Context: one part of a larger RNA
RNA sequence: CCCUAGUUAAGGAACUCGGCAAAACAGCGGCCGUAAGUUUGCAAUAAGGCCUGCCCCACCUCGGUGGGGCCGCAGCGAAAGAACCCAAGCGACUGUUUACCAAAAACAUAGGUCCCUGCUAAACCGUAAGGUGAUGUAUAGGGGCUGAUGCCUGGCCAGUGUCUGAACGUUAAGGUGAUGGGUGAAUUCCUUCGGGAAGGAAGCCUUGAUCUGAAGCGCGGAUGAACGCCGGCGGUAACUAUAACCGUCCUAAGGUAGCGAAAUUCCUUGUCGGGUAAGUUCCGACCUGCACGAAUGGCACAACGAUUUGGGUACUGUCUCAACUAGGGACUCG
Numbered sequence: 001c002c003c004u005a006g007u008u009a010a011g012g013a014a015c016u017c018g019g020c021a022a023a024a025c026a027g028c029g030g031c032c033g034u035a036a037g038u039u040u041g042c043a044a045u046a047a048g049g050c051c052u053g054c055c056c057c058a059c060c061u062c063g064g065u066g067g068g069g070c071c072g073c074a075g076c077g078a079a080a081g082a083a084c085c086c087a088a089g090c091g092a093c094u095g096u097u098u099a100c101c102a103a104a105a106a107c108a109u110a111g112g113u114c115c116c117u118g119c120u121a122a123a124c125c126g127u128a129a130g131g132u133g134a135u136g137u138a139u140a141g142g143g144g145c146u147g148a149u150g151c152c153u154g155g156c157c158a159g160u161g162u163c164u165g166a167a168c169g170u171u172a173a174g175g176u177g178a179u180g181g182g183u184g185a186a187u188u189c190c191u192u193c194g195g196g197a198a199g200g201a202a203g204c205c206u207u208g209a210u211c212u213g214a215a216g217c218g219c220g221g222a223u224g225a226a227c228g229c230c231g232g233c234g235g236u237a238a239c240u241a242u243a244a245c246c247g248u249c250c251u252a253a254g255g256u257a258g259c260g261a262a263a264u265u266c267c268u269u270g271u272c273g274g275g276u277a278a279g280u281u282c283c284g285a286c287c288u289g290c291a292c293g294a295a296u297g298g299c300a301c302a303a304c305g306a307u308u309u310g311g312g313u314a315c316u317g318u319c320u321c322a323a324c325u326a327g328g329g330a331c332u333c334g
Base pairs, nucleotide, nucleotide: 001329002328003327004326005325006324007323008322010320011319014318019315029051030050031049032048037042039148053070054069055068056067057066058065059064071075076081083313084312085311086310087309088308089307090305091304095107096106111146112145113144114143115142116141117140123132124131125130149300150299151298152297154230155229156228159227160226161223162222163221164220165219168218169217170216174212175211180206181205182204183203187198188197189196190195231249232248233247234246235245258292259289270286271285272284273283274282
């Protein structure tokens, strides 16, 4: 010096990212007592206070209760066995998860809603046979999103998607086979009689106009708890400021309620208030929302949480600032 334990004057978080660690509170025993809030269940062992041994007597529902007495610094006499409060964020909750760096605000959840499915169901596995769904039958099954509960869930169907319609346009293979081309007997012409040239029927090969021809797409309609989206500029009131108001451009429509420097705010330690002697964090407001916003849910919310953040009481070697003790190492010798 290190590790594991223990003690410490005065102070008491000044330590530190942060009370991490430690200490302390005191014990699901009894009596008393218990706030805000609340979904009336809770919160709650809230908080806080007192008691606790042994001996004798009486009563007794046999659990205790009352009276008297004894000892100690100390009676739940050892061990074991909650620190608490205030205020916010997130997630309703119990639960699940990165076996071996993350337990959470992530996942799930009950509840909500949309879509599909009439049974040989949809969906899924399999080449198939076959199987799951289900020995179920729309109060059932599958899929998507949201995520208890309360109050709610605004506008836009132009784009994309989905559903629906089928008059018209477009349109594949296929069907039809106009036309053209190749080959080619007859026939005609020439001939050195060997043949050559023209010609073009049938057949065969080829070309493929026209007409016909489904879904789809175009086209019409619907649809947002489908994917999504939800403006700009200028002016205006009898101080100033601001703009209920007006004008104009664009759009499918221009963000409603609620919330808001927020797990979202760049500027920013915004401004004001609270808490502190002093507060980039925290709480309450304001609204100038760089870039909240309504089931990609919005806003509240009791209870719950090894969750995150701020504050307080108690307590302490976390610290001022270090010291000592015990054991084990390190170190020296063997």
Predicted 3D model of a 334-nucleotide part of an RNA (large-subunit ribosomal RNA, domain IV) from a Patescibacteria group bacterium. Its Rfam family is "Bacterial large subunit ribosomal RNA". Gene Ontology terms of the family: structural constituent of ribosome and ribosome.